[in-house]
Context: one part of a larger RNA
Molecule: small-subunit ribosomal RNA, central domain
Organism: uncultured Actinomycetes bacterium
Parts: sequence; structure tokens; C1' cells
RNA sequence: CUGGGCGUAAAGCGCGCGCAGGCGGCCCGUUAAGUCGAAUGUGAAAACCUGGGGCUCAACCCCAGGCCUGCAUCCGAUACUGGUGGGCUUGAGGCAGGUAGGGGAGAGCGGAAUUCCCGGUGUAGCGGUGAAAUGCGCAGAUAUCGGGAGGAACACCGGUGGCGAAGGCGGCUCUCUGGGCCUGUCCUGACGCUCAGGCGCGAAAGCUAGGGGAGCAAACAGGAUUAGAUACCCUGGUAGUCCUAGCCGUAAACGUUGGGUGCUAGGUGUGGGGUGGUCGAUUGACCCGCCCUGUGCCGAAGCUAACGCAUUAAGCACCCCGCCUGGGGAGUACGGCCGCAAGGCUAAAACUC
Repeated sequence: CUGGGCGUAAAGCGCGCGCAGGCGGCCCGUUAAGUCGAAUGUGAAAACCUGGGGCUCAACCCCAGGCCUGCAUCCGAUACUGGUGGGCUUGAGGCAGGUAGGGGAGAGCGGAAUUCCCGGUGUAGCGGUGAAAUGCGCAGAUAUCGGGAGGAACACCGGUGGCGAAGGCGGCUCUCUGGGCCUGUCCUGACGCUCAGGCGCGAAAGCUAGGGGAGCAAACAGGAUUAGAUACCCUGGUAGUCCUAGCCGUAAACGUUGGGUGCUAGGUGUGGGGUGGUCGAUUGACCCGCCCUGUGCCGAAGCUAACGCAUUAAGCACCCCGCCUGGGGAGUACGGCCGCAAGGCUAAAACUC
């Protein structure tokens, strides 16, 4: 470079924004760079191919033609690509009016429960397990009632329900704030898609500094179990879990399925909006359809090694990026970059089957 691939066999970057680059809607004019054609020049000889000839043949040698698929100059063609000028509205964006939502940030508030403290009642046990023991309790526990402190999480609603690009997001109120969807089709007029580098976000654990600490709980201690038990079970329990600021940058970061656009049977749920009909007529309620948008299930064609996927494609196509190339060695060594560290990213080879 070419080819085949990436749901489960090796393979989709965790997610987004986005410069360069690649690709790019409809119509008209122009240009003629790409593209196509003609001519001229050049493309040394040898080699190679075809025809013919010379050594008795052949190898070898000689002659002629072809070939040298290219490059340059010039003339011409204009469908497509590109450049340029003009126009368009369907792509994209804007505007106006609505609308659903655990989308994000900050502040405040609430009740239930656990634990602890104080007080009342009250007495001999409580707790825990397969059974026990460690543990707690006559210095009055457990149970129960009243009061107080503090931290963390928000039962029911709750739902193959919602929102977010992903990670993720759930008590209530307020402030600030992002995105989506629907209706109008009013405005801009291709402003688009993707994206190597780059930048940002990124669960949990972990790290630094300061705070906080109820419950839970690595480590640790004890009690059991057992042949042993550095476990599973039990009683305790420190980091941590929480907050603020800053790091880390990983994951079964999964739909194990990159992003965008167009096209391709149906059936049945559900969230949001619009619209027609019905009821009630005051905001509305409910049923039956239709349209847009999201989210599930089942299935035609088609695809698939099969499993399965199937308008939310793994179908039919196009554009752009990432990645794979037998198993082990190894996501390791070395080097580089990043990090306080832990480590992360990039990433081999010998050898071996």
C1' cells in the first nucleotide's frame, strides 16, 4: 500500500467540545486546476515481445517493427470534482409562544430511624448463632416513657417510568443555570458532518491539607467453626465512607454494539407534546383515532458461524474517526510524557507452544 474485519471469536477510544485534515444540499453563469481527446517533442542503447536473417541446430549474434503504459508543450471538450460570481430553502441555525423532567450548582428547611448523653418507670438478664462463645449488664443493662446532641441517608410514591454526552442524578422550598420536545413557518441562507493532535468532563477506591464522624466498615483484635481456618458466622473496631479546596484519570466506564445522514412490512405497551371527535363545560376528565418526539417488548424481508439483530438494525447505502491481525511472554521490560505517591498513558523483544 492492498484486502478482510471489530454485539458474544482478536478488535469501538469511558464521554464530550473542537483547530488542522477528509467529506459535503438545489439552480444558473464563468473558469478549465483535476478529468477526457488530438497533435508535436521526448521517453539513450541493451534487455523484453513479434517477424525475418547468420553460425550444420540451439544457446548466442544481426536487422526491422512493437514496447518504453511516462513527462512536457500546445490545441480542444465541459458531464462530474475543484476555483470563482450570483441565486434558492429542503440541511443547519435563529426568533416567538408553549411544555415535561431525580439535568447541574449554591443556600435553607423537614420527618422517620440508628447511636450517644440526661432524667423517670422497672429487674436479671440482654445480645448473638446451626448451636455457642467472646461482648454488654446489680457501678442497674435489655425493655419502656420524656428531654437533649450529632452525623449520614431520604421509606411509601417508584414504574423494562423520567433526565443527562458519558460518569451519573431521587425528601421539601428558594436562587442561579444547561439541554430536550411541541406549535408557528416569521428570520439567516449551506453557516453542515466527522475529527489525528489539543482541551474539558469523568463511578468507586486511593492521595494532600483542613474540618467532621451517627451508622457502616478494609486493616486489626477477640470468640467460634475446622485436621488447619491468616476465611465464610459472631462480638468489637481504625482508615475510609461525609464536607471544603486540590490531585488521581481508572472500570464488566457494557447495549461488551463510535458519530452523522438517507432508505426499508407489520403488531402491542409506555413517557412528553400537538391535533380531530366524545363527555362535562370553569381550569378539566376519560375514551377512540392521527401526527411529531423519546423509551420497551414481539416479529416480515434482509443480515448472521450460530445465538440472535430486526425503523432505537447487527438490514440496504454513503461520509469521517478509532481499533484488530495466533496463544503465552505482556498490557510486561526499556525509553519518553504525566503524577505527591499509588500508579497512569504510550509500548516491544528474546524465548516458547